[in-house]
RNA sequence: AACUCAUCCAGAGGAUCUGAGGGGCCUGGCCCGUUGACGGUCCGCCAACCGGCCGCCUGUUCCACAGGACGGCAGCGGUGGCAACGCCAGGAACGAUGAGGA
Numbered sequence: 001a002a003c004u005c006a007u008c009c010a011g012a013g014g015a016u017c018u019g020a021g022g023g024g025c026c027u028g029g030c031c032c033g034u035u036g037a038c039g040g041u042c043c044g045c046c047a048a049c050c051g052g053c054c055g056c057c058u059g060u061u062c063c064a065c066a067g068g069a070c071g072g073c074a075g076c077g078g079u080g081g082c083a084a085c086g087c088c089a090g091g092a093a094c095g096a097u098g099a100g101g102a
Base pairs, nucleotide, nucleotide: 003100004099005098006097007096008095013043014042015041016040017039021032022031023030025091026090027089028088029087044082045081046080048079049078050077051076052073053072054071055070056068057067058066059065060064086094
């Protein structure tokens, strides 16, 4: 990397640099953008997954340890994210994120 599984109608701000496009691909819409979008950097924040803690269940050499579907907490670590339902519709074995693959 292919591939597998899960999730994607919730949530989350400022400053600064740059300067004309951007919203994954195609089509049709619609929206954001010189009142500076998109993108980069710094700080902040959110909490989707993994690691962590608690509850619950099961097992055992039994009150401690191990494992597990689910629920909750925290935001310390690994990633991720911080316009609009993946912006809407249709098409595509399409896209994005996490874990595995390792």
SAM riboswitch aptamer (S box leader) from a Rhodospirillaceae bacterium, 102 nucleotides, folded computationally. It matches the Rfam family "SAM riboswitch aptamer (S box leader)". Its family is annotated with regulation of gene expression in the Gene Ontology. Its mean pLDDT, the model's own confidence on a scale to 100, is 83.